Background: The RNA shown here (transfer RNA) has 77 nucleotides and comes from a Gemmatimonadota bacterium. It matches the Rfam family "tRNA". Rfam classes the family as a transfer RNA. Its mean pLDDT, the model's own confidence on a scale to 100, is 80. It was read from a public genome assembly.

[in-house]
Formats: sequence, C1' cells, structure tokens
RNA sequence: GGGCGGGUAGCUCAGUUGGUUAGAGCAGGAGCCUUUUAAGCUUCAGGUCGUGGGUUCGAUUCCCACCCCGCUCACCA
Repeated sequence: GGGCGGGUAGCUCAGUUGGUUAGAGCAGGAGCCUUUUAAGCUUCAGGUCGUGGGUUCGAUUCCCACCCCGCUCACCA
C1' cells in the first nucleotide's frame, strides 16, 4: 500500500426490504425481601448510533471521503 470485517448505553452485543418515542444482558442508583454486606424480586437513570458530507418527505440503516481497531495479502529489510 491492496482486500475483508468491525465502531450502537460504563462493558459485551442485537437492531428483520429506510418510518414516528433505538433495545437486551451485565454493571450502576432506589425500593422490597432476608439475621445480613450475598442471592432473589421490582423499578429508575444512562445514547452526538466513530467524524463530516450526499441521496430522501424521512438515515443507526443507502452512497462517498476520512479517523480508529482487528484479520489477511503484498512490498522493503
């Protein structure tokens, strides 16, 4: 340098032909229960959907460029 995959909540990840308020588990706050800091149950909060543009009435989703991570191929030594 080429190709491929990925970037969504603090972490690990979903998101079904583009559609109105973007979700789960764990973690965190509060409450219930319990002898109890555990376990269990209920509930709450938490998001520029990597960045910037484009298409569209409408973009996490489609297109382009760039940034970052991983795999792989090639080059150099």